Annotation:
Transfer RNA from a bacterium, 74 nucleotides, folded computationally. Its Rfam family is "tRNA". The family's RNA type in Rfam is transfer RNA.
RNA sequence: GUCCUCGUAGCUCAGCAGGAUAGAGCGACGGUUUCCUAAACCGUAGGUCGCCGGUUCGAAUCCGGCCGAGGAUA
Numbered sequence: 001g002u003c004c005u006c007g008u009a010g011c012u013c014a015g016c017a018g019g020a021u022a023g024a025g026c027g028a029c030g031g032u033u034u035c036c037u038a039a040a041c042c043g044u045a046g047g048u049c050g051c052c053g054g055u056u057c058g059a060a061u062c063c064g065g066c067c068g069a070g071g072a073u074a
Base pairs, nucleotide, nucleotide: 001073002072003071004070005069006068007067010026011025012024013023019057028044029043030042031041032040050066051065052064053063054062
């Protein structure tokens, strides 16, 4: 250089043959319980879905460019 895969919450990821308010687990915070802690249970917050543009009535999802991570190849 060329090709392939990936980028979604603080972390690990699901969702991706377009469609209802973007989700789970862990973590954080608050509460119940307990003499206290832990565990358990309940609740709350946290996201411009890497960035820009395009297609569409509608994009996390499709297309293009760019950025970043990993891999293959010379």